A computed fold for a 75-nucleotide RNA from Nitrososphaera sp., annotated as transfer RNA.
RNA sequence: GGAUGGGUUGUCUAGCCUGGUUAGGAUACCUGCCUUACACGCAGGUGGUCGCUGGUUCGAAUCCGGCCCCAUCCA
Numbered sequence: 001g002g003a004u005g006g007g008u009u010g011u012c013u014a015g016c017c018u019g020g021u022u023a024g025g026a027u028a029c030c031u032g033c034c035u036u037a038c039a040c041g042c043a044g045g046u047g048g049u050c051g052c053u054g055g056u057u058c059g060a061a062u063c064c065g066g067c068c069c070c071a072u073c074c075a
Base pairs, nucleotide, nucleotide: 001074002073003072004071005070006069007068010027011026012025013024020058029045030044031043032042033041051067052066053065054064055063
């Protein structure tokens, strides 16, 4: 330099192809219940500028361009 895959909450991850409710789940954290107490379990809650930037559109995590980062492969 080229090819492919990936970047979403503290962590892991779905959703993207086929645009449309305030982006879902697990875990962690907080509160309550349970317990003598802790843990487990149950219920509820907080937390996301969807890697950056621009474009298309009434509307973009999703489509398009450029760029950055990570992994693998080729040279």
About this RNA: The RNAcentral record of the sequence draws on ENA. Rfam family: tRNA. The family's RNA type in Rfam is transfer RNA.